[in-house]
RNA sequence: AUCGAUAAAGGCAAACUCACCGCGAGGUGAGCACGCAAAGCCAGAGGUCUCCACGGAGACGGCUCGGCUGCCGAAA
Numbered sequence: 001a002u003c004g005a006u007a008a009a010g011g012c013a014a015a016c017u018c019a020c021c022g023c024g025a026g027g028u029g030a031g032c033a034c035g036c037a038a039a040g041c042c043a044g045a046g047g048u049c050u051c052c053a054c055g056g057a058g059a060c061g062g063c064u065c066g067g068c069u070g071c072c073g074a075a076a
Stems, first nucleotide, its partner, number of pairs: 002076001003073002011036002016031006034062001040068003044065003047060005
């Protein structure tokens, strides 16, 4: 460095519920815990989705790829 354990420490938080925001896809906060070794950051490529006056404007990073960064250290 690759890699990723019935390891240790720490981290994130799906669905659902409640509150608020948004026309919407969805977002934020709280509860919870299905999962995650980048489920950290970046809408760059693809993809999915929403609104629309069809010109366009948006959403999703927990769908795949890419870029940047990062904790731990068994085996190989």
Predicted 3D model of a 76-nucleotide RNA (c-di-GMP-I-GGC riboswitch aptamer) from a Thermoleophilia bacterium. The coordinates come from a structure-prediction model, not an experiment, and the mean pLDDT is 85. Lineage of the source: Bacteria > Bacillati > Actinomycetota > Thermoleophilia. Of the family's consensus pairs, 95% are formed in the model.